[in-house]
RNA sequence: UAAGUUCUUUGGGGCGGGGUGCGAUUCCCCACCGGCAGUGAUGGCGCGAGCAUGAGUCUGCGACGAAAGGUCGUCCCUUUCCCGAUUCGGUGAGAACCCGAAACCGACGGUAUAGUCCGGAUGGUAAAAGAAUUUU
Numbered sequence: 001u002a003a004g005u006u007c008u009u010u011g012g013g014g015c016g017g018g019g020u021g022c023g024a025u026u027c028c029c030c031a032c033c034g035g036c037a038g039u040g041a042u043g044g045c046g047c048g049a050g051c052a053u054g055a056g057u058c059u060g061c062g063a064c065g066a067a068a069g070g071u072c073g074u075c076c077c078u079u080u081c082c083c084g085a086u087u088c089g090g091u092g093a094g095a096a097c098c099c100g101a102a103a104c105c106g107a108c109g110g111u112a113u114a115g116u117c118c119g120g121a122u123g124g125u126a127a128a129a130g131a132a133u134u135u136u
Base pairs, nucleotide, nucleotide: 002135003134004133005132006131007130008129009128010127016030017029018028019027031116032115033106034105035061036060037059038058044051045050056104057103065081066080067079068078069077070076086102087101088100089099090098108119109118110117
């Protein structure tokens, strides 16, 4: 330095105002929010090696849901399926990522129809950081 194993910690944000109504944070007008990894010409910092930042709608993953198998089992595990949304202009050799503008999207159950409330969930996961140890 790299790989393996074990453990610890962390690991999702958002309804404020007005209207209608017996009743709506659910409808209507305005508002607000954006998990993880990758990519991200340029630009920033550094003498340099490099470092930091940088996509909700590009790629992959996770969460929700379904089926089959394992299982005493509805828990759990494995596999498969399902799984939302972007254009235009600018710069440039080159941009779905930069700059500007205008759009669009958001599981299931509950309830006056919910991305924002309540619930499954004091849960689980992608993953991140750290420690110990083994091998090289």